RNA sequence: GGAGUAGGCCAGGCGAUCGCCGGUUCGAUUCAUCGAACGGGAGGAAAGUCCGAACACCACAGGGCAGGGUGCUCCAUAACGUGGAGUCGUGGCGACGCGAAGGAAAGUGCAACAGAAAGUAAACCGCCCCGCCAAGGCGGGGUAAGGGUGAAACGGUGCGGUAAGAGCGCACCAGUUCCCCGGGUGACCGGGGAAGCUCGGCAAACCCCACCUGGUGCAAGACCAAAUAGGGAAGCGUUUGAGGGCUGCCCGUCCAAGCUUCCGGGUAGGUCGCUUGAGAUGCCGGGCAACCGGCAUCCUAGAGGAAUGAUCGCCGUCCCGCUGUCGGGUAACCGGCGCUGGAAACAGAAUUCGGCUUAUGGCCUGCUCCGACC
Numbered sequence: 001g002g003a004g005u006a007g008g009c010c011a012g013g014c015g016a017u018c019g020c021c022g023g024u025u026c027g028a029u030u031c032a033u034c035g036a037a038c039g040g041g042a043g044g045a046a047a048g049u050c051c052g053a054a055c056a057c058c059a060c061a062g063g064g065c066a067g068g069g070u071g072c073u074c075c076a077u078a079a080c081g082u083g084g085a086g087u088c089g090u091g092g093c094g095a096c097g098c099g100a101a102g103g104a105a106a107g108u109g110c111a112a113c114a115g116a117a118a119g120u121a122a123a124c125c126g127c128c129c130c131g132c133c134a135a136g137g138c139g140g141g142g143u144a145a146g147g148g149u150g151a152a153a154c155g156g157u158g159c160g161g162u163a164a165g166a167g168c169g170c171a172c173c174a175g176u177u178c179c180c181c182g183g184g185u186g187a188c189c190g191g192g193g194a195a196g197c198u199c200g201g202c203a204a205a206c207c208c209c210a211c212c213u214g215g216u217g218c219a220a221g222a223c224c225a226a227a228u229a230g231g232g233a234a235g236c237g238u239u240u241g242a243g244g245g246c247u248g249c250c251c252g253u254c255c256a257a258g259c260u261u262c263c264g265g266g267u268a269g270g271u272c273g274c275u276u277g278a279g280a281u282g283c284c285g286g287g288c289a290a291c292c293g294g295c296a297u298c299c300u301a302g303a304g305g306a307a308u309g310a311u312c313g314c315c316g317u318c319c320c321g322c323u324g325u326c327g328g329g330u331a332a333c334c335g336g337c338g339c340u341g342g343a344a345a346c347a348g349a350a351u352u353c354g355g356c357u358u359a360u361g362g363c364c365u366g367c368u369c370c371g372a373c374c
Stems, first nucleotide, its partner, number of pairs: 001370010012315007020041002023038006043346001047357002050355005055217004067213005072086005087101001088099004102208002107206002109202002119154001124147002126143008155173006174198002176195008221272004231263006243255004279298008317343003321339002324337005
């Protein structure tokens, strides 16, 4: 210098002006608002709503089945399908990444095409033996060593053996199962021994095993509570006329079968739930880590379909340009400073947390490999 890999941090700062949404206090009041002051006002993902919880309501004796989910180990956690540290496998020269990582020696099933045969197997070519004959074929049998097919064909190499062959026998190697020793909490690892045991793949096919598992979501839900129309009760009234219109009252007149009061449920509307919490920051301690504990400090939107913005100035960061300047270098060029111009993403709380995933601008650090020089 190039190529990569893992992680951390920030989400421009200050000021002025004009606005937006809540809150508190004060003032004005035409009692519904207005004004002033003070103070507060998005994120690392507020997003997707994919998991797990809190909380609320509904359901529910107890047990079982069905259904759904998870699936190496240990740890963390309120919990998780999340995280940490590991194991094994796998990709990479490496830093490091990834894993649909229980069981195929319980059962059922599946495997296109090719191939003779796709699993208690299988004989197409070839090889060997026997028989026949028209003499290079036919028939019968043996053979998985060689060829051929396939993603996959029932361990590999060698020696013996045989008609030819074959774990048929033996040696070594690989694997499996079992036993023993050592290490580890464990997954597992290392070493030794025994058995010819060689058993193929797929469980993201059914299935088996172990563990977990009710449903709906703050539009949950709780409280207060109009008008109108229903419901219930009591009283009054229907030619002995309640009540209503003319009309503010009396008389009069007209219409008249309902009228009044109370109670109860629901709706509109309002209040609560609502933000103090598995909380944040700092320091110390434990732990490899995730995380946990102690102490101190802090209070940080909660509103209604929903506010948190805009402009200007200065500074900071980055980029382009300079027929600016300074320094280094033979030079190409590199670096510092200055000036003009430009750039700054993804996105928008709606009950609250813990995760995951996705979107996105920039800065910094550790590590690995390659090349050059000293």